Transfer RNA from a Victivallales bacterium, 72 nucleotides, folded computationally.
It matches the Rfam family "tRNA". Rfam's curators write: Transfer RNA (tRNA) molecules are approximately 80 nucleotides in length. The family's RNA type in Rfam is transfer RNA.
The coordinates come from a structure-prediction model, not an experiment, and the mean pLDDT is 81.
Taxonomically the source falls in Victivallales (Bacteria, Pseudomonadati, Lentisphaerota, Lentisphaeria).
The sequence was found in a public genome assembly.
[in-house]
RNA sequence: UCCGGCGUAGCUCAGCGGUAGAGUAGGUGGCUGUUAACCACUUGGUCCUUGGUUCGAAUCCAAGCGCCGGAG
Numbered sequence: 001u002c003c004g005g006c007g008u009a010g011c012u013c014a015g016c017g018g019u020a021g022a023g024u025a026g027g028u029g030g031c032u033g034u035u036a037a038c039c040a041c042u043u044g045g046u047c048c049u050u051g052g053u054u055c056g057a058a059u060c061c062a063a064g065c066g067c068c069g070g071a072g
Stems, first nucleotide, its partner, number of pairs: 001071007010024004018055001026042005048064005
């Protein structure tokens, strides 16, 4: 310098144009001699940034930023 992948909750990840979700973590309660485990409920998001397409964008397009891999 060139090519590709990824960027969504504290963490690991789904979601593939029409209300943003799961597991785990955190909180509250139950159970228990206590803790752990288990059960129920529950909080938590500027979907990396900017612009474009669209009636509508996490999703499609462009550029930028970051991380990972490859080529020279």